[in-house]
Molecule: transfer RNA
Organism: Oligoflexia bacterium
């Protein structure tokens, strides 16, 4: 310098191809359960979907650019 993949809740990831309410597991908070804790159970909180711009009635998803990480090539 070139190519590919990845970036979504505190952590690990799905959703993207085929645009239409942003989800799962663990963790966290609260209630119940216990003498207390743990376990179990019910409910809840937590997101500028890396950033910017474009297309569209509507973008995590499509187009373009930028940044960061990983891999490969030179």
């Nucleotide at each position: 310098c070139g190519a590919g993949c990845c970036g979504u809740a505190g952590c690990g990831c799905a959703g993207c191809c085929u645009g239409g309410u942003a989800g799962c597991g663990c963790a966290c908070u609260u209630g119940c359960u216990u003498g207390g804790g743990g376990u179990g159970u019910a409910a809840g909180a937590g997101g500028u979907c890396a950033c910017g711009a474009g297309u569209u009635c509507g973008a995590a998803u499509c187009c373009c650019g930028u940044c960061g990480g990983c891999u490969c090539g030179a």